[in-house]
Parts: sequence; C1' cells; structure tokens
RNA sequence: GAUAAAGGCAAACCCAUUGCGAAGUGGGGACGCAAAGCCACGGGUCAGAAGAUUCUGAUAGCCGGGUUACCGAA
Repeated sequence: GAUAAAGGCAAACCCAUUGCGAAGUGGGGACGCAAAGCCACGGGUCAGAAGAUUCUGAUAGCCGGGUUACCGAA
C1' cells in the first nucleotide's frame, strides 16, 4: 500500500461439541480484513465468584503496544 500478481484469513447465521458463563473448538457459510498471523503487557468491554471494589476467566475481528511474515508500483 497500487483498479498489480500469487495467495491467505473468515463476521453474522446454521449444525455438532466443551464450559457455571463470557466464550472456545470442528464443519458449513462470507460481513469484511495489508497482518482479521502470533502474544493478555496497558486500557476498554464481557462473564463467574465474592473476601467489596478484590480475585478468577474471556475478548488479539475493541484500541494501544511487542513480535514474525508474501509482493514490490507510487
């Protein structure tokens, strides 16, 4: 980050399944994405429990940050 090339990922929803739950996983399916690859470090949001504003989780497709990577016009 281009009316380029080769590709990649996969929202909502549906089915199955795990979990107290948020949500995750597999299959189908594409809203979109130049990191929509990975990381829970900071903030936000969500869930559970209460020891009361604490603990335990989730979210990377909420934002910031870290890190790795295909192509090569301006």

Record summary:
Predicted 3D model of a 74-nucleotide RNA (c-di-GMP-I riboswitch aptamer) from uncultured Nitrospira sp. The RNAcentral record of the sequence draws on MGnify. Rfam family: c-di-GMP-I riboswitch aptamer. From the family's description: GEMM was predicted in a large-scale screen for bacterial structured RNA regulatory elements.